A computed fold for a 583-nucleotide part of an RNA from a metagenome, annotated as large-subunit ribosomal RNA, domain V.
Context: one part of a larger RNA
RNA sequence: CCCGCUGCUAGACGGAAAGACCCCAUGCACCUUUACUGUAGCUUUGCAUUGGACUUUGAUGAGACUUGUGUAGGAUAGGUGGGAGGCUUUGAAGGCGGGAUGCUAGUUCCGCUGGAGCCGUCCUUGAAAUACCACCCUGGUGUCAUUGAGGUUCUAACCUAGAUCCAUUAUCUGGAUCGGGGACCGUGCAUGGCAGGCAGUUUGACUGGGGCGGUCUCCUCCCAAAGGGUAACGGAGGAGUUCGAAGGUUCGCUAGGUACGGUCGGACAUCGUACUGAUAGUGCAUUGGCAAAAGCGAGCUUGACUGCGAGACGGACAUGUCGAGCAGGUGCGAAAGCAGGACAAAGUGAUCCGGUGGUUCUGUAUGGAAGGGCCAUCGCUCAACGGAUAAAAGGUACGCUGGGGAUAACAGGCUGAUGACUCCCAAGAGUUCAUAUCGACGGAGUCGUUUGGCACCUCGAUGUCGGCUCAUCACAUCCUGGGGCUGUAGCCGGUCCCAAGGGUAUGGCUGUUCGCCAUUUAAAGUGGUACGUGAGCUGGGUUUAAAACGUCGUGAGACAGUUUGGUCCCUAUCUGCAGUGGG
Numbered sequence: 001c002c003c004g005c006u007g008c009u010a011g012a013c014g015g016a017a018a019g020a021c022c023c024c025a026u027g028c029a030c031c032u033u034u035a036c037u038g039u040a041g042c043u044u045u046g047c048a049u050u051g052g053a054c055u056u057u058g059a060u061g062a063g064a065c066u067u068g069u070g071u072a073g074g075a076u077a078g079g080u081g082g083g084a085g086g087c088u089u090u091g092a093a094g095g096c097g098g099g100a101u102g103c104u105a106g107u108u109c110c111g112c113u114g115g116a117g118c119c120g121u122c123c124u125u126g127a128a129a130u131a132c133c134a135c136c137c138u139g140g141u142g143u144c145a146u147u148g149a150g151g152u153u154c155u156a157a158c159c160u161a162g163a164u165c166c167a168u169u170a171u172c173u174g175g176a177u178c179g180g181g182g183a184c185c186g187u188g189c190a191u192g193g194c195a196g197g198c199a200g201u202u203u204g205a206c207u208g209g210g211g212c213g214g215u216c217u218c219c220u221c222c223c224a225a226a227g228g229g230u231a232a233c234g235g236a237g238g239a240g241u242u243c244g245a246a247g248g249u250u251c252g253c254u255a256g257g258u259a260c261g262g263u264c265g266g267a268c269a270u271c272g273u274a275c276u277g278a279u280a281g282u283g284c285a286u287u288g289g290c291a292a293a294a295g296c297g298a299g300c301u302u303g304a305c306u307g308c309g310a311g312a313c314g315g316a317c318a319u320g321u322c323g324a325g326c327a328g329g330u331g332c333g334a335a336a337g338c339a340g341g342a343c344a345a346a347g348u349g350a351u352c353c354g355g356u357g358g359u360u361c362u363g364u365a366u367g368g369a370a371g372g373g374c375c376a377u378c379g380c381u382c383a384a385c386g387g388a389u390a391a392a393a394g395g396u397a398c399g400c401u402g403g404g405g406a407u408a409a410c411a412g413g414c415u416g417a418u419g420a421c422u423c424c425c426a427a428g429a430g431u432u433c434a435u436a437u438c439g440a441c442g443g444a445g446u447c448g449u450u451u452g453g454c455a456c457c458u459c460g461a462u463g464u465c466g467g468c469u470c471a472u473c474a475c476a477u478c479c480u481g482g483g484g485c486u487g488u489a490g491c492c493g494g495u496c497c498c499a500a501g502g503g504u505a506u507g508g509c510u511g512u513u514c515g516c517c518a519u520u521u522a523a524a525g526u527g528g529u530a531c532g533u534g535a536g537c538u539g540g541g542u543u544u545a546a547a548a549c550g551u552c553g554u555g556a557g558a559c560a561g562u563u564u565g566g567u568c569c570c571u572a573u574c575u576g577c578a579g580u581g582g583g
Stems, first nucleotide, its partner, number of pairs: 001583008010575003014570002022404004027400002029396004035201005041194003045190005051154012064141003068137001078136005085119003094113008158181003162178006204216003213233001217239006240385001241283001242342002247301007256276006281290002284347001286345003305328004311322003317386001330339003353379007361372002411458001412456001413454003417451001419447006428438002465540001466538003470532001471529005478503003481498006505519005546564004550559003
């Protein structure tokens, strides 16, 4: 050096299982509820199945009888029309008794008596006689008819796990006869309510992982790199209107500040002078503007018009922005002219659907109408603001699927804020004296052991804390060794330099690393090695399914809160290592 054998598992990001954690999907499934929409079921009401009688109480109609008081006035005048006579031995006035009504004045009816009269036109009144006749109004009484509601009762629908008999040998069923209930119950159709019992679904996106928080449309500035445009969970602020004058036009005007003077009067009120000059003002943010004004007044007014629009800006589209000029009619101005809102840039919402007004449009044989179109206008914090629906919240550790290292948790990588260590300066402490020792305020580094940041390999899997076993390396050295300085007398020490050869605890508590305690030791070092080591072991913790407590939640359930329990697979091909044999 080549070839074996027996072993061990450090590596082959070893094998196994398209990661179960995490995120994503306009994925799925179950579960919950005061999510949405339905629905079984229960219930309300109406009609039908569903009939008789009596009674109470309403409504409507017919016919009868009645009813009616403001004031003035003989008085309890309902309205209108006709009307000069009407009623009466078929019993008038009056008297007696009784009923009804009532505004206590009366009106009206019945019975008995009585035996011949009573009332109208007149005076007052808006209206003239219930003298007489007709129609009607308001309220009432009783009758009849129709109809509604309530109660009682009946039996014939309907019901009957009550009895007996028959089919029939039958605890079924049917029939018959009794009994019990009874127009209820039950059922059908319609209708309102309750309704996670059940069903179908929804439950946004951005995001230095996701969640929590914040945001989502529009305007102004910076970022923005001197045209335009330009991102971030970059830095600052605003809007979701207001105004019939704060619009149009004609004419006119100039603010604010400082100093001084001046009653109350003051830093600041109104007045005067001087200086300064846009610092003022602009309905509201900011930016850009603005002086015979775009600021501030006064007069007259409605152009805050109708029909249009050459041409441009901007722009994926849809939106958006500016606009001379023409026609009509108008305001102001002597006129030239100006005026299609406001100094400009925010003050907003597509389409569908529906409402309202108008209309020379359409009109299902025709004429109309309904409906539709067209013009004008109205109804959205559709604010997740290019708006999925008219209409929508949660749980999953019982979970499932498709994907992702496009994206988190472990480890690695980059970085090194944080951390550990070193150095510089030296105020000060050290009785004196910065540097024996300590060292403020600051400064410069090294390392890659902390906590982080980033999200680069790995989600068709890189097993995660601690312990056991076995280690190996660094040196910023715990002990042992050699030295310098000392505020080193000695013994002990302090600090710094050199040094990695060897060594560097056992118990108690806790899953612990750590830590505390006890007792030793020369010392009980600090770190790296996928926080070394699970194809070496363990499995106490964390981190599935079961269960409980506390807390939170209406609930399903949840909790870097607690508690009990809970399957750790692999026969070694290669590299590596140990032992051993042959050539």
It matches the Rfam family "Bacterial large subunit ribosomal RNA". Its mean pLDDT, the model's own confidence on a scale to 100, is 84.